A computed fold for a 543-nucleotide part of an RNA from an Oscillospiraceae bacterium, annotated as large-subunit ribosomal RNA, domain I.
Rfam family: Bacterial large subunit ribosomal RNA. Gene Ontology terms of the family: structural constituent of ribosome and ribosome.
The RNAcentral record of the full RNA draws on ENA.
The prediction has a mean pLDDT of 85.
Context: one part of a larger RNA
RNA sequence: AGCGCAAGGGGAAUGCCUUGGCAUCAGGAGCCGACGAAGGACGUGACAAGCUGCGAUAAGCUUCGGGGAGGAGCAAAUAUCCUAUGAUCCGGAGAUUUCCGAAUGGGGAAACCCACUGGAGCAAUACUCCAGUAACGUGCAUUGAAUCAAAUAGGUGUACGUGGGGAACCGCCUGAACUGAAACAUCUAAGUAGGGCGAGGAAAAGACAUCAACCGAGAUUCUGCUAGUAGUGGCGAGCGAACGCGGAGGAGGCCAAACCGGAGGAUUUAUUCUCCGGGGUUCGGACUUGCAUCACGAUCAGAGGAGCCUAAAAGAACGGCAUGGGAAGGCCGGCCACAGAGGGUGAGAGCCCCGUAUUUGAAAGGUGAAACUGACAGCGAGUAUCCAGAGUACCGCGGGACACGAGGAACCCCGUGGGAAAACGGGUGGACCACCAUCCAAGCCUAAAUACUACCUGAUGACCGAUAGAGGAGCAGUACCGUGAGGGAAAGGUGAAAAGGACCCCGGGAGGGGAGUGAAAGAGAACCUGAAACCUUGUGCUU
Numbered sequence: 001a002g003c004g005c006a007a008g009g010g011g012a013a014u015g016c017c018u019u020g021g022c023a024u025c026a027g028g029a030g031c032c033g034a035c036g037a038a039g040g041a042c043g044u045g046a047c048a049a050g051c052u053g054c055g056a057u058a059a060g061c062u063u064c065g066g067g068g069a070g071g072a073g074c075a076a077a078u079a080u081c082c083u084a085u086g087a088u089c090c091g092g093a094g095a096u097u098u099c100c101g102a103a104u105g106g107g108g109a110a111a112c113c114c115a116c117u118g119g120a121g122c123a124a125u126a127c128u129c130c131a132g133u134a135a136c137g138u139g140c141a142u143u144g145a146a147u148c149a150a151a152u153a154g155g156u157g158u159a160c161g162u163g164g165g166g167a168a169c170c171g172c173c174u175g176a177a178c179u180g181a182a183a184c185a186u187c188u189a190a191g192u193a194g195g196g197c198g199a200g201g202a203a204a205a206g207a208c209a210u211c212a213a214c215c216g217a218g219a220u221u222c223u224g225c226u227a228g229u230a231g232u233g234g235c236g237a238g239c240g241a242a243c244g245c246g247g248a249g250g251a252g253g254c255c256a257a258a259c260c261g262g263a264g265g266a267u268u269u270a271u272u273c274u275c276c277g278g279g280g281u282u283c284g285g286a287c288u289u290g291c292a293u294c295a296c297g298a299u300c301a302g303a304g305g306a307g308c309c310u311a312a313a314a315g316a317a318c319g320g321c322a323u324g325g326g327a328a329g330g331c332c333g334g335c336c337a338c339a340g341a342g343g344g345u346g347a348g349a350g351c352c353c354c355g356u357a358u359u360u361g362a363a364a365g366g367u368g369a370a371a372c373u374g375a376c377a378g379c380g381a382g383u384a385u386c387c388a389g390a391g392u393a394c395c396g397c398g399g400g401a402c403a404c405g406a407g408g409a410a411c412c413c414c415g416u417g418g419g420a421a422a423a424c425g426g427g428u429g430g431a432c433c434a435c436c437a438u439c440c441a442a443g444c445c446u447a448a449a450u451a452c453u454a455c456c457u458g459a460u461g462a463c464c465g466a467u468a469g470a471g472g473a474g475c476a477g478u479a480c481c482g483u484g485a486g487g488g489a490a491a492g493g494u495g496a497a498a499a500g501g502a503c504c505c506c507g508g509g510a511g512g513g514g515a516g517u518g519a520a521a522g523a524g525a526a527c528c529u530g531a532a533a534c535c536u537u538g539u540g541c542u543u
Stems, first nucleotide, its partner, number of pairs: 001542009015528001016493002020464002022461007029453002031165002039100003042055003046078001050074002061094006070082003105114003115133007135162009169200001170198005180187001184234001210217002221248005231239002252445003255389001259278008284387003287382005297376001299375004307367004312360003318333004334351002336340001342354003394418007404430001425440005480487002500527001503514004
C1' cells in the first nucleotide's frame, strides 16, 4: 500500500410525520374611498430588538350580548398588577385613529418644509392649540368688463357630485407580431396579446321597420342539435353560419307628437315660442260615440317583520386484570348509539377530553319573504280630419362589420358629398323589377336563465408530503443581485413531559469524564431514523 473483518468519524439520503400547500364542490359575499381608501412611515410595552395588535385615549377606551376562572399576544424569565362588584377571551355597536399616500392651503427629493383667515389660551401683533382654505362639473345666489345702456365672458360665495384603489368576469375605443400557408405578399394567427376609458354584482343585449314562405312564428340571453352542413377561401392554408327542432329562463313597460288646460315671453295684435299638467304609444292614437266603475303587480311609496347571518348552549354510554416508562393494544365482563365523522390523550379509545347526531339560542348590527295601507285604469263601434321620432331613410364615393376576402353582394355601421315620402306612406323578404307576404326605423327603460372569484364559511380528494406541494410549512416576495424595470433563494422534526444535565474532575475556553434526569442520552439542543461518497483506528492475509 492493496484486499477482507470489526469499530468509529463524516455526511445527509431513506423511512415515518405535518403546522403548509394544490385542486374541486356547495353556500355566502361581490366592492373600499374627501365621514380621507388601498398601501405605507413613525410611534406605542415596567424592562421591548423583531413580529403581531394598536394610534399621543396608542398589545388599547366605552357600551351591549356571550362566557365562567383564571389572566396581562408570539414569549419560556423577573417585577408589578387585574379578576365572582365577573377579568382574560368571543361577537355586535361606538369612541380615539400621529404623518405620508387620490392627498386636496402652497411647496416638496413621500412620511418633510412654509403659509393665510377665523377662533381659544395669553399682557402680547411672540408662542402654542383648534377649525377652514385644491381642482373640475352641475345647480343656486351675488358681483360684473371690453362697449352709453343692456347682455355675455369672467370673479366670489354656497350645496351636491367627481378624483384614487381593487383578482377575474363585462362594455366601448385602440390594436400587433411570432406563427400557419411546409418560402411569401391577399389570407392566417386575431379583433387574440398589449394599451386606454368606463360600469356592475354581474355586465352587455332586449320587446320586431325580426324571421318565415303563402303554413306560420312572436323580445333578449345561455345551451344540445342542425353541422364541420350551406357557403366562403392565393377555392390554398384555413374560416364557417342560418332557417328549423329540443332545453334553461320567461315580463313586459315608458316617452315624443296629435288634442285639452294653465303660466310666462315676443309681437306689426294676424300670430308665434317656451315651460308645466292631462292625454297617448301599434290590437295604433287623437277625435266622435256607446258601455262599465275597481283591476293589477319585475311597479312606486309606506309599514311590516317570518326566516337567515354575525358569539354561543345542552349533548348518551366503562370498569377490572396482566405486560409495559406509559394502555387507547391483549384477556375478562358491561354499556350507548338520530352520536361507530374527525382530532387529541405517554402505543390501535363509540363509552377519558374536544367534538359528532340531534336540539336550543341574540341585547346589538346586517339581510330580508308574506299578509297590510296608499298611488297607478278599462272595454267596444266609427273612420272625415289631425298625429305617429329629418339633415333621418336612401343614393354616389371611401372604409368597416356581417361565416361571406368586391363578389351577382343584399342586410348592418362609420366618414364624406348629395338628400326623400308622410299611413293613399315607409322598411324588409341576398343585385334589381313586378306581384304577394310581413313589419313600422330614425326616442328611452327592463328582472331571470349566462360569466367570474380577490374575499368568507363548510365539505371533499385513486392530490403533495420538505429537491415534493405555493417562490414562501421557519419573521419570504425576506436575505441577496440589478442604476432600474425586474430577478429572487436556502432554511421543518430532542422528549410523553424540559424532567434541557444540580454537583465533582480535566481544560483559558471549546469540549470531555463522572454523577443525575429519562423507557431510551448510541434522544444532550450541531438533538427521530441516520444509507452512500469520503476519512480513520484495530486486526487477518498478501506484497